The RNA shown here (c-di-GMP-I-GGC riboswitch aptamer) has 88 nucleotides and comes from an uncultured Anaerolineales bacterium. The prediction has a mean pLDDT of 85.
[in-house]
RNA sequence: AUCGCCAAGGGCAAACCCAGCGAAAGCUGGAGACGCAAAGCUACGGGCCUAAAAUCACACGCUGAUCAUGGUCGCCGAGUUGCCGAAG
Numbered sequence: 001a002u003c004g005c006c007a008a009g010g011g012c013a014a015a016c017c018c019a020g021c022g023a024a025a026g027c028u029g030g031a032g033a034c035g036c037a038a039a040g041c042u043a044c045g046g047g048c049c050u051a052a053a054a055u056c057a058c059a060c061g062c063u064g065a066u067c068a069u070g071g072u073c074g075c076c077g078a079g080u081u082g083c084c085g086a087a088g
Base pairs, nucleotide, nucleotide: 003085004084011036012035017030018029019028020027021026034074040080041079042078044077045076046075047072048071049070054066055065056064057063058061
């Protein structure tokens, strides 16, 4: 240090399962490790997921379409903070 595929001390925790919350996506806790050098934090830009409310449609339904104000930072980018130092 703008580097870290390899060392050491440590860190986080996907899926599945259980409990709770939620309309859902998903979230929280427990348990568990697929992975992660920011898999710490911020939904700011793009993407993706959901569609309760709203709007529209008509077949009037447990219907369809649009839509984020909901969610995802473990999709990418941006901003911000930060542990260790084997190798170089």